[in-house]
Context: one part of a larger RNA
Order: sequence, then C1' cells, then structure tokens
RNA sequence: CUAUGGUUAAGGAACUCGGCAAAUUGCAUCCGUAACUUCGGGAGAAGGAUGACCUUGCUAGGGUGACAAACUUUUCGUUUGUAGCCCGAAGAGGUGACACAAACCAGGGGAAAGCGACUGUUUACUAAAAACACAGCAGCGUGCUAAGUCCUAAGACGACGUAUACGCUGUGACGCCUGCCCGGUGCCGGAAGGUUACGGGGAAGGGUUAGCCCUAGGGCGAAGCUCUGAACCUAAGCCCCGGUAAACGGCGGCCGUAACUAUAACGGUCCUAAGGUAGCGAAAUUCCUUGUCGGGUAAGUUCCGACCUGCACGAAUGGCGUAACGACUUUCCCACUGUCUCAACCAUAGACCCA
Repeated sequence: CUAUGGUUAAGGAACUCGGCAAAUUGCAUCCGUAACUUCGGGAGAAGGAUGACCUUGCUAGGGUGACAAACUUUUCGUUUGUAGCCCGAAGAGGUGACACAAACCAGGGGAAAGCGACUGUUUACUAAAAACACAGCAGCGUGCUAAGUCCUAAGACGACGUAUACGCUGUGACGCCUGCCCGGUGCCGGAAGGUUACGGGGAAGGGUUAGCCCUAGGGCGAAGCUCUGAACCUAAGCCCCGGUAAACGGCGGCCGUAACUAUAACGGUCCUAAGGUAGCGAAAUUCCUUGUCGGGUAAGUUCCGACCUGCACGAAUGGCGUAACGACUUUCCCACUGUCUCAACCAUAGACCCA
C1' cells in the first nucleotide's frame, strides 16, 4: 500500500451525480398515536416509560385432572371436592454494577411529488422497472359437426363445454368521466347500374381438296378434317349506395373590433370529414428555458404550489384524481454517523524484505 473487520477528539453530509457505504433503530409489556381514507386501514404511525437479582411466595390467578362422592331419564351422562404435575403476573420492600431486552439475534423515522392500483412476472450470465401480467371494463366473432388452433389426411384440442360458454383484440383496481369527425383505410350491409375470369356460344376468316373453269401460267372451290375466332350469356371482386371510431386514425389559418392601455365576449373571410370538448398543463411531454411569481435555503439549472405564451397534453393508442402497496424515480426534514474537514491507531490475510 491492498482486502476484510474494529475504535476515534471537535464538528455532523461541509462528502458525493446521489447519505453510496457505514452508523442509528431493533425484543417484550404499558401509555400514547396525525393528515388522509375505498372506514378495512394508515399503525409497530410518530413519541414516551419500564425491564437484572432477593424477599413477600408452595403468592393471587389459571390449565390439566388420577381418585372419591353425590345426582340421574341408570350401558349414556351431570355436578362437586381434591392429590399430583404445569404455567404464572401485578403490587410492596430490599441488593449490586459504568452498563439489567447486559452476549448472539434483533424495524431508523417523518413530510411531499411522479409512475404503476394492489400480491405477482421478467432480460439463466451487465437492466426487477414506470416494462409484462392482473381482477374489472369494452368491442368483435361463434347456435354446436361452433368459431378458432394443429394437421397432406385421418384424427385431435376447444369440450365430454353450449352465449352467465368459448376464441380474438384493446384498455387496465376504484371514483368522476370518456367530446367532435365516416372524407381516406379497414370492417359490416346492399343490390339497380358499370367493369370483369373460367366456361358456354359460334358470326366470320385461314389451311387442305372431290369437282369446275380458263387455258396450260393458274383461278374458283362443296362436304369432311383442321387452325383461329366476333356478337351474346356468365360469379365473387372492384366501381357504386349506406352504416361503423372502446375500428386504423384525424381533431385549422388570416384580418378587424370595447370610452387610458392591454386584451377580445363580438364581426368578417378562406379552407376542412371535423377543426381539440371536459380535465390537466414549463409536465417521464416546454425548444426558447435556469420562462415568470410564490415557498423552502445565507445562497436552489433540481423540488413543491401557481400562471398558461401547450415548439409538439388530451379523453379505453384512455383523460383527470385516488386510500393502500413499491429492493421503483425525485425533493426536503429529524436522528445518526470516518461520507467528509483530515486523518490516526489496532487486528487478521496478502503485498514487501530475509531465509
């Protein structure tokens, strides 16, 4: 010097990103216990007092209850007494220590804010959380050979269940609520019209040639066979018409106006499917920004309460609250301390030196 333990004058977070680490607290009995609250909690809230040993003392009291007795509705049972064994205060008096829950073991507490209701789950080996799940809520599908899932099939699960059931999706206890938009995309419904495949259909055209014509170059050409093939008929889908947002999603701009000023309840205009309602708001969201004001500090980029100018909150991609809970995140206070001012010493194991 390193590691692990221990002690420390005075101060007591001045350390540090941050009280990280350490210290404090710790048990039992009695007293006492706030805001808030879903009336259950919060609560071991907080904050105090007492605790050893001896005598009283085979204490008061309690448990068990062999055995005995009495009663009786007499195979059952009830009541009483009591030996033995066990547990065992409170009070009073006294005794000794620096120290009496004497060692070990054994909650630090409080005031607020954010997030998530809660218990739970998770990245086996860097993340335990505000992430996942959750009960509750809602939507959609499914009438039973159910939908859905595995599978080529057979066959299974769903379920030996039957819409108070099952599957999928979203939200996430509870309280108060959940606004407007169906133009786009999706889904559901509709069937008049437009478009449209296979298929049907077979107008028309080509090839071939019995035959015929002309002329010896060739031309026409039935049936059959064969190649192609128009009109017309023809489903879903799409176009089209409606519905649907706890479906995916979206929820404006400019100008003017009141008798100080400022602001604009009001008016005009453009655009849109509709222009953000309630609530909240410099927020886990605010760039400018350490916004401004207030609180806390001697001093506060964090924190709390407000304001609203929301770059770029907002209502089940849920909004706002919320008791309880949290090895979560943030701020403050009390207690406590070697975290620090500022370091010292001790013990053990290393390092180091010698062998």
Predicted 3D model of a 355-nucleotide part of an RNA (large-subunit ribosomal RNA, domain IV) from a marine metagenome. Rfam family: Bacterial large subunit ribosomal RNA. The prediction has a mean pLDDT of 86. RNAcentral holds the full RNA, with entries from SILVA.